A computed fold for a 73-nucleotide RNA from a Cytophagales bacterium, annotated as transfer RNA. Its Rfam family is "tRNA". The family's RNA type in Rfam is transfer RNA. Rfam links the family to the GO term triplet codon-amino acid adaptor activity. About the family: Transfer RNA (tRNA) molecules are approximately 80 nucleotides in length. Its mean pLDDT, the model's own confidence on a scale to 100, is 83. NCBI's taxonomy places the organism under Bacteria, Pseudomonadati, Bacteroidota, Cytophagia, Cytophagales.
[in-house]
RNA sequence: CGCAAGUUAGAGCAGUGGGUAGCUCGUUUGGCUCAUAACCAAAAGGUCGCCGGUUCGAGUCCGGCACUUGCCA
Numbered sequence: 001c002g003c004a005a006g007u008u009a010g011a012g013c014a015g016u017g018g019g020u021a022g023c024u025c026g027u028u029u030g031g032c033u034c035a036u037a038a039c040c041a042a043a044a045g046g047u048c049g050c051c052g053g054u055u056c057g058a059g060u061c062c063g064g065c066a067c068u069u070g071c072c073a
Base pairs, nucleotide, nucleotide: 002071003070004069005068006067007066010025011024012023013022019056027043028042029041030040031039049065050064051063052062053061
C1' cells in the first nucleotide's frame, strides 16, 4: 500500500425494511435513615468521527477523508 470491522451521552453498548436517539453504570437533585450505604423518584448530559450527496425526511443509504483494531505482504 491492499482488505475487513469499528467510531452514537463521562464509561460500556443498543438502535441496519430511512420517520420525534435509547439501555446499564456513573453524575446531580429530592425522598427514605439518627447518619452513610443500599433502595425509590426525577433531572442534566448527544452538532450520532469530519465533509459532501440522495431524499419531504439520514445514526441508518452513497462518495471522500480522519482515527482505532485485526488480517495479508